About this RNA: This is a predicted structure of a 145-nucleotide part of an RNA (small-subunit ribosomal RNA, 3' minor domain) from an uncultured bacterium. Model confidence (mean pLDDT): 84 of 100. The sequence was found in a public genome assembly. It matches the Rfam family "Bacterial small subunit ribosomal RNA". Its family is annotated with ribosome and structural constituent of ribosome in the Gene Ontology.
Context: one part of a larger RNA
Parts: sequence; structure tokens; C1' cells
RNA sequence: CACCGCCCGUCAAGCCAUGGGAGCCGGUUCUAUCUAAAGUCGUUAGCCUAACCGCAAGGGGGGCGGCGCCUAGGGUAGUGUCGGUGACUGGGGCUAAGUCGUAACAAGGUAGCAGUAGGGGAACCUGCGGCUGGAUCACCUCCUU
Repeated sequence: CACCGCCCGUCAAGCCAUGGGAGCCGGUUCUAUCUAAAGUCGUUAGCCUAACCGCAAGGGGGGCGGCGCCUAGGGUAGUGUCGGUGACUGGGGCUAAGUCGUAACAAGGUAGCAGUAGGGGAACCUGCGGCUGGAUCACCUCCUU
């Protein structure tokens, strides 16, 4: 670049992230329950046994084995949480020159705006009461000259 201006929303195209979503997959937390290695501890009528006691038999002690408690881990069910993925779906952001209209900015051509309700391809329209951050005209009050 100054109304041949500015500018709004739907729709169409591309890209980006994101919400919902039958679910699916994984990490992690907790609860219940089942199972349980090694090991300590407890227990033990079986087996073994050098040092101690005993002349000896045997005793004591020890070892092995058995049993029990605890328990890493594992299984099952439930629960909280985090992440990934998911047909479909919702809006959002961005992108010189797409489509439809023209809502707003001048009294923007029905003044505008916010609330609320209804309606409509879309911006929006209509009703109700409200505000002036409305132009114009008239009058009043105040201020300046």
C1' cells in the first nucleotide's frame, strides 16, 4: 500500500500434536492364597562317630538323615498406577494466491456488547430483560475560550 481497506465462520486440501474409545500388549505397586531352593534357628524315637567321662558296657558331645518355623524366587486371582498400541470419533494449531456467504470495524448499511432461551450451511438470526465501551437531533448541567 489508508473502504478497490480491514475482517469472521462453515466447508475442501496438507502437516503437527492432542482428548474420547470396544479393547490388546507391557512395566510397576499392594492384597489374598498355593508352592518353596540355600541357610540360620528349634526339634528328633533312625544311622554314623577320633580327641571328654568310663576297665568295659555305655554316657556325653558331634555329624548325617527326618520334621517344623522363617524365607529369595515361582504359580494363581484381584487391585492401584504408568507407558505403548487401537477400528472409529471430537475439537485444536499451522500452512502466498481453494469454496460459500458478509457477521464485526463508519449509524458497517438491522448500533454494538455481555447474559439467557430457541432456531439456522456458516459466519449468525430471533425473543427477553440489561449495559454504553453508540452515531444523529433537541434540551439541561458543568468546564474551557